[in-house]
Context: one part of a larger RNA
Molecule: small-subunit ribosomal RNA, 5' domain
Organism: Candidatus Parcubacteria bacterium
RNA sequence: GGGUGAACGCUCGCGGUGUGGAUAAGGCAUGCAAGUCGUACGCUCCGAAGCAAAGCUUUGCUUUGCUUCGGGGAGUGGCGAACGGGGCAGUAACACGUGUCUAACUCACCCUCCAGUUGGGCAUAACCAGUCGAAAGACUGGCUAAUUCCCAAUAGUCUCUUUAUUUCAAAAGAAAUAAAGAGUAAAGCCGAAAGGCGCUGGAGGAGAGGGGCGCGCCCGAUCAGCUAGUUGGCGAGGUAAUGGCUCACCAAGGCUAAGACCGGUAGGAGGCCUGAGAGGGUGUUCUCCGCCAAGGGCACUGAGACACGGGCCCUACUCCUACGGGAGGCAGCAGCCGAGAAUCUUCCGCAAUGGCCGAAAGGCUGACGGAGCGACACCGCGUGCCGGAAGAAGCCCUUCGGGGUGUAAACGGCUUUUGUGGGAGAGGAAGCUCUAGCUUUUGCUAGAGUUGACAGUAUCCCACGAAUAAGGGACGACCAACUUCGUGCCAGCAGUCGCGGUAAGACGAAGGUCCCAAGCGUUACCC
Numbered sequence: 001g002g003g004u005g006a007a008c009g010c011u012c013g014c015g016g017u018g019u020g021g022a023u024a025a026g027g028c029a030u031g032c033a034a035g036u037c038g039u040a041c042g043c044u045c046c047g048a049a050g051c052a053a054a055g056c057u058u059u060g061c062u063u064u065g066c067u068u069c070g071g072g073g074a075g076u077g078g079c080g081a082a083c084g085g086g087g088c089a090g091u092a093a094c095a096c097g098u099g100u101c102u103a104a105c106u107c108a109c110c111c112u113c114c115a116g117u118u119g120g121g122c123a124u125a126a127c128c129a130g131u132c133g134a135a136a137g138a139c140u141g142g143c144u145a146a147u148u149c150c151c152a153a154u155a156g157u158c159u160c161u162u163u164a165u166u167u168c169a170a171a172a173g174a175a176a177u178a179a180a181g182a183g184u185a186a187a188g189c190c191g192a193a194a195g196g197c198g199c200u201g202g203a204g205g206a207g208a209g210g211g212g213c214g215c216g217c218c219c220g221a222u223c224a225g226c227u228a229g230u231u232g233g234c235g236a237g238g239u240a241a242u243g244g245c246u247c248a249c250c251a252a253g254g255c256u257a258a259g260a261c262c263g264g265u266a267g268g269a270g271g272c273c274u275g276a277g278a279g280g281g282u283g284u285u286c287u288c289c290g291c292c293a294a295g296g297g298c299a300c301u302g303a304g305a306c307a308c309g310g311g312c313c314c315u316a317c318u319c320c321u322a323c324g325g326g327a328g329g330c331a332g333c334a335g336c337c338g339a340g341a342a343u344c345u346u347c348c349g350c351a352a353u354g355g356c357c358g359a360a361a362g363g364c365u366g367a368c369g370g371a372g373c374g375a376c377a378c379c380g381c382g383u384g385c386c387g388g389a390a391g392a393a394g395c396c397c398u399u400c401g402g403g404g405u406g407u408a409a410a411c412g413g414c415u416u417u418u419g420u421g422g423g424a425g426a427g428g429a430a431g432c433u434c435u436a437g438c439u440u441u442u443g444c445u446a447g448a449g450u451u452g453a454c455a456g457u458a459u460c461c462c463a464c465g466a467a468u469a470a471g472g473g474a475c476g477a478c479c480a481a482c483u484u485c486g487u488g489c490c491a492g493c494a495g496u497c498g499c500g501g502u503a504a505g506a507c508g509a510a511g512g513u514c515c516c517a518a519g520c521g522u523u524a525c526c527c
Base pairs, nucleotide, nucleotide: 001527002526003525004524006523007522008521009520010519013381014380015379016378017377018376019374020373026337027336028335030334031333032332035079036078037077040076041075043073044072045071046070047069048068049067050066051065052064053063054062055061056060086292087291088290096216097215098214099213100212101211102210105209106208107207110205111204112203113202114201115200116199117198118152119151120150121149127142128141129140130139131138132137158183159182160181161180162179163178164177165176166175167174168173188197189196190195218264219263220262225255226254227253230252231251232250233249235247236246237245267289268288269287270286271282272281273280274279294315295314296313297312298311317328318327319326320325345371347370348369349368353367354365355364356363357362384414385413386412387411394405395404396403397402419464420463421462422461423460424459428454431450432449433448434447435446436445437444438443471516472515473514474513475512476497477496478495482511483510484509485508486507492499493498
């Protein structure tokens, strides 16, 4: 000199863009943060219309039943909930980065192609009845539906076994073709229909993931030896898959001064800061990867989890209780307490972008879009401009002559960024619905209607009036800027050297000056 997620002191007019719990991975009141589908299914309630029956105070009303339409509720079923969001505790490791291998692997949804979608059956929730419990909830009996579940059929280039040939491969082996045998599929819904959406098997794709290896990857040798599933083999289990991943048996191996093992510290990278570079430091926001979800362990479901807002167990803690027993997990968004030098609103909206569900309309979305708070940072603007005396007053200095503040003020003229008041007023909107035409269809075209949180914001126009807007630090040398008074080794200053003991440019005040400026200084840390 540059830099910071900063803090502290003094000060403060505005805008834009960013950014803001770095400490206690301490504890949390409250609300919200993952649902959706009735074009998969049964039930129930409400409303409207129609039909039928019955009753009655019979131009009609009421009740019951059925059908259609619309809406609500819980339940079965499907998809999602493994994404998105948060944090950095752990981890020195194939975690990450980079390169490469997988002939040792997987994939729901999406796209392309091929083939199929036949017949039958048993349940169960909801519901009803009953029982237990303070509750959370549970149990027994009975009925019922499905794209739930089961059985059977059919089927292949699918799976398995056997044989042959060809190709690839260093080998182990892999792929293709042919033959024989065995095994395994399916679900319907909407529609008048056409058809559409689905469902099953197979192949390919897209993208995503699992696994292996080379290299890179902090400090300590006052850590020198470490290791029993340890190292290898054979077999088995397990997995989508290799493997001591796990197990039985056999062998006695494996690592280490090119630093094993142990201890400490730490998420890694793209990047960021500094520097001429080499290097040094760093990992906040954003992006990629990893890991975690009160501490510890476990599996279930599923294409995918060993699963933040799923389940079970143990522990600690908090809460409810009728004392028998139960409930909970903000390192999601806000917000509270605590600890701390220190870090924000219990805001608005799904209008946009994106995600999930849905045929769609649409629903949900604290992702996201916005607004709010903080000079925390960067950038931009303003606090006026021109004129105005050899120069007012005040204040300061003085050699008492004068000098300084100083064109500064007053005063005259001008302007209106900003401000105040008034008026106009966006872009961000693509979509969606209806109608008409065209079109084999998906759909296309035209017209009409309709959708904005931000926000009456940005922006523009008019009016008024210099009006609403300057401070902080320093002035001995380093280092730019000096005098007077007070004090008297006191009070104090100080980054270093050092100032202060009676004329202090170094303390305190005043005047003046210098530097920067909505900031200026101090502290901490990095180059």